Model confidence (mean pLDDT): 81 of 100. The RNA shown here (transfer RNA) has 75 nucleotides and comes from an Opitutia bacterium.

């Protein structure tokens, strides 16, 4: 230097191009308990960045940006 992958809540992952982007764990407030813990009910919390296509983009598509794997070149 070339090819290939991957990037969504704090963290693990979902999500035919079409409903208000969802779950487990985690936090936060409430039941409940003497107190915590379990349980149970609720909150809040995200699509790497910048065009593009499209009636509609997390998804296609171009350019970055950061992370991985491969291969090659120099010495």
């Nucleotide at each position: 230097g070339c090819u290939c992958c991957c990037a969504u809540a704090g963290u693990u992952c979902a999500a035919u191009g079409g409903a208000u982007a969802g779950a487990g764990c985690g936090u936060c407030g409430g039941u409940c308990u003497c107190c915590g813990g379990a349980a149970c009910c609720g909150a809040a919390a995200a699509u790497c960045c910048a065009g593009g296509u499209u009636c509609g983009a997390g998804u296609c598509c171009u350019g970055g940006u950061g992370g991985g794997a491969g291969c090659g070149c120099c010495a």

Its Rfam family is "tRNA". It is annotated as a transfer RNA. NCBI's taxonomy places the organism under Bacteria, Pseudomonadati, Verrucomicrobiota, Opitutia.